[in-house]
Source information: The prediction has a mean pLDDT of 75. Glycine riboswitch aptamer from a Pelagibacteraceae bacterium, 88 nucleotides, folded computationally.
RNA sequence: UAGAUCCAUACGGGAGAGACUAUUUAAGUAUAGCUCCGAAGGAUCAACUACCCAGGAAAAUCUCAGGGAAAAGGACCGUAUAAAUAAA
Repeated sequence: UAGAUCCAUACGGGAGAGACUAUUUAAGUAUAGCUCCGAAGGAUCAACUACCCAGGAAAAUCUCAGGGAAAAGGACCGUAUAAAUAAA
């Protein structure tokens, strides 16, 4: 000096599925029931390692948790800044 990885912060973008039913409340406030969704988190595993137990990726699978007007939340993506690591 240029670019990569990772992480933090700020800004922008960001899906799905009942504004369901009954009772209740000042109020989706609380309880119960049915139904549905996957993109917080969590769990499961193919190759492979081991060959007793076990370890083992994801936007896949499950739906425990969470969610089903808006708001909030939101994996992930982009930009900027700072730090760290490795390499030229």
The source organism's lineage runs through Bacteria, Pseudomonadati, Alphaproteobacteria, Candidatus Pelagibacterales and Candidatus Pelagibacteraceae. It matches the Rfam family "Glycine riboswitch aptamer". Rfam describes the family as follows. This family represents the bacterial glycine riboswitch.